The prediction has a mean pLDDT of 80.
This is a predicted structure of a 73-nucleotide RNA (transfer RNA) from a Patescibacteria group bacterium.
Taxonomically the source falls in Bacteria candidate phyla (Bacteria).
The sequence is in RNAcentral, with records from ENA.
RNA sequence: GUCUCGGUAGCUCAGCGGACAGAGCGCUACCCUCCGGAGGUAGAGGUCGGGCGUUCGAGUCGCCCCCGGGACG
Repeated sequence: GUCUCGGUAGCUCAGCGGACAGAGCGCUACCCUCCGGAGGUAGAGGUCGGGCGUUCGAGUCGCCCCCGGGACG
């Protein structure tokens, strides 16, 4: 340099172009308990890497850039 895969919650990851963007773990509060753990209930937490475009509508499609992994030279 070319090709390819990925970037979504604190972490690991889902998410056929259409609802307020979700799960597990973690975190907070409460219940339970002598206290903790386990268990139960509720909750907080997101510029979906950045920008532009396509579209009535974009996490999802296109282009450029940034970051990381891999292959080739």